[in-house]
A computed fold for a 72-nucleotide RNA from a Candidatus Parvarchaeota archaeon, annotated as transfer RNA. Taxonomically the source falls in Candidatus Parvarchaeota (Archaea, Nanobdellati). It matches the Rfam family "tRNA". It is annotated as a transfer RNA. Rfam links the family to the GO term triplet codon-amino acid adaptor activity. Model confidence (mean pLDDT): 80 of 100. The sequence was found in a public genome assembly.

RNA sequence: UGACCCGUAGCUCAAUGGUAGAGCAAUCGGCUGUUAACCGAUGGGUUGCAGGUUCGAGUCCUGCCGGGUCAG
Numbered sequence: 001u002g003a004c005c006c007g008u009a010g011c012u013c014a015a016u017g018g019u020a021g022a023g024c025a026a027u028c029g030g031c032u033g034u035u036a037a038c039c040g041a042u043g044g045g046u047u048g049c050a051g052g053u054u055c056g057a058g059u060c061c062u063g064c065c066g067g068g069u070c071a072g
Base pairs, nucleotide, nucleotide: 001071002070003069004068005067006066007065010024011023012022013021018055026042027041028040029039030038048064049063050062051061052060
């Protein structure tokens, strides 16, 4: 320098162009003599950034940024 892949909640990951979710973690409550475990609930998101297409974009297109792999 080029090619390809990835970037979504604190973490690991989903989401056919049509209301952004799950598990774990956190908080609160239940249970228990207490803790753990278990059960229930709640909060938590500028979907890396900036544009474009579209009635509508996490998803499609372009550029940039970051990470990874390969080639030179």